[in-house]
RNA sequence: GGCCUCGUAGCUCAGCCUGGAUAGAGCACUUGCCUUCUAAGCAAGGGGUCGCAGGUUCAAAUCCUGUCGAGGCCG
Numbered sequence: 001g002g003c004c005u006c007g008u009a010g011c012u013c014a015g016c017c018u019g020g021a022u023a024g025a026g027c028a029c030u031u032g033c034c035u036u037c038u039a040a041g042c043a044a045g046g047g048g049u050c051g052c053a054g055g056u057u058c059a060a061a062u063c064c065u066g067u068c069g070a071g072g073c074c075g
Stems, first nucleotide, its partner, number of pairs: 001074007010027004020058001029045005051067005
């Protein structure tokens, strides 16, 4: 230098191929219930401009381009 994969909530990930209604799950966190207290259990709640920028479109996490970061292959 070329190519491939990954980047979405505090953490681990799904969703992307085939664009569509308020962007989800588990764990964690907060509050309440329960308990002598803690843990466990039950209920409720907060938390994400989907790495960044631009483009296409009525509409983009999803398609296209560039770019940054991590990993890998080739030279």

Record summary: Predicted 3D model of a 75-nucleotide RNA (transfer RNA) from Candidatus Pacearchaeota archaeon CG1_02_32_132. Rfam family: tRNA. Rfam describes the family as follows. Transfer RNA (tRNA) molecules are approximately 80 nucleotides in length. Its mean pLDDT, the model's own confidence on a scale to 100, is 82. NCBI's taxonomy places the organism under Archaea, Nanobdellati, Candidatus Pacearchaeota.